The RNA shown here (SAH (S-adenosyl-L-homocysteine) riboswitch aptamer) has 76 nucleotides and comes from Crossiella cryophila.

[in-house]
RNA sequence: AAGGUCGAGAGGCGCUGCAACGGGUUCCGGCCCGCCACGCUCGACCGGGUGUGACGAACAAGGGCGCCUCCCAGAC
Numbered sequence: 001a002a003g004g005u006c007g008a009g010a011g012g013c014g015c016u017g018c019a020a021c022g023g024g025u026u027c028c029g030g031c032c033c034g035c036c037a038c039g040c041u042c043g044a045c046c047g048g049g050u051g052u053g054a055c056g057a058a059c060a061a062g063g064g065c066g067c068c069u070c071c072c073a074g075a076c
Stems, first nucleotide, its partner, number of pairs: 003046007010069006018039001021034005038062001
């Protein structure tokens, strides 16, 4: 690093549906059905490696469509 666990990213409702996943089927090209809008980012740890050797401060950015609640600021 991959992968995994936990936490955070204010909170909900409805709709569609790609991937993944499950089932069926196949002429093995794929097709059908189901499920499905945190699958993303940041942090800590497990895990693995490398580097450094003073302290302090500040602080996220995104997420199909529609609606609602909440929080902050501004305008009228």
Rfam family: SAH (S-adenosyl-L-homocysteine) riboswitch aptamer. Rfam links the family to the GO terms S-adenosylhomocysteine metabolic process and regulation of gene expression. The model forms 100% of the base pairs in the Rfam consensus. Lineage of the source: Bacteria > Actinomycetota > Actinomycetes > Pseudonocardiales > Crossiella.